[in-house]
Transfer RNA from a Candidatus Saccharimonadota bacterium, 72 nucleotides, folded computationally. Its mean pLDDT, the model's own confidence on a scale to 100, is 81. It matches the Rfam family "tRNA". By type it is a transfer RNA. Rfam links the family to the GO term triplet codon-amino acid adaptor activity. NCBI's taxonomy places the organism under Bacteria, Bacteria candidate phyla, Candidatus Saccharimonadota.
């Protein structure tokens, strides 16, 4: 310098162009001598970033930044 994968909640992953979830983690109540462990509840998101196509984008398209693997 090319190719090819990847980028979503604190971590680990989902989501046919049509309201962005789950499991862990952390928070709160409950349970008890106390701690785990268990149950229940809510809360957590500029979907890397700048555009573009579309009534509608995480998702398609294009460019940039990072990370992973090849190739020279």
């Nucleotide at each position: 310098u090319c190719c090819u994968c990847g980028g979503u909640a604190g971590c680990u992953c989902a989501a046919u162009g049509g309201u962005g979830g789950a499991g862990c983690a952390a928070g709160a109540a409950g349970c008890u001598g106390u701690u785990a462990a268990c149950u229940u509840c809510g809360a957590g998101g500029u979907u890397a970033c700048u555009g573009g196509u579309u009534c509608g984008a995480g998702u398609c398209c294009a460019g940039u930044c990072c990370g992973g693997g090849g190739a020279g």